[in-house]
Record summary: The RNA shown here (transfer RNA) has 73 nucleotides and comes from a Lentisphaerota bacterium. Its Rfam family is "tRNA". By type it is a transfer RNA. NCBI's taxonomy places the organism under Bacteria, Pseudomonadati, Lentisphaerota.
């Protein structure tokens, strides 16, 4: 160059048939505990990689781009 694949929350990851975003670990608190760990309850936290399109409605579908990764020449 071509081709496929992946980007979602501090991290690792789901998200169906387009219908308005979650789980686990972390972090706050607060129970318990002589403390501290464990355990339990709760709470915070998100431009869904970027720009555009379709569409009442897009994390999902359509395009280009930008980062990572196979595989081919």
């Nucleotide at each position: 160059g071509g081709g496929c694949c992946g980007u979602u929350a501090g991290c690792u990851c789901a998200g169906u048939c387009g219908g308005u975003a979650g789980a686990g670990c972390a972090g706050c608190g607060c129970a318990c505990u002589u403390u501290u760990a464990a355990u339990g309850c709760g709470c915070g936290g998100g431009u869904c990689g970027u720009c555009g399109g379709u569409u009442c409605a897009a994390g999902u579908c359509c395009g280009a781009c930008a980062c990572g990764g196979c595989c081919u020449a």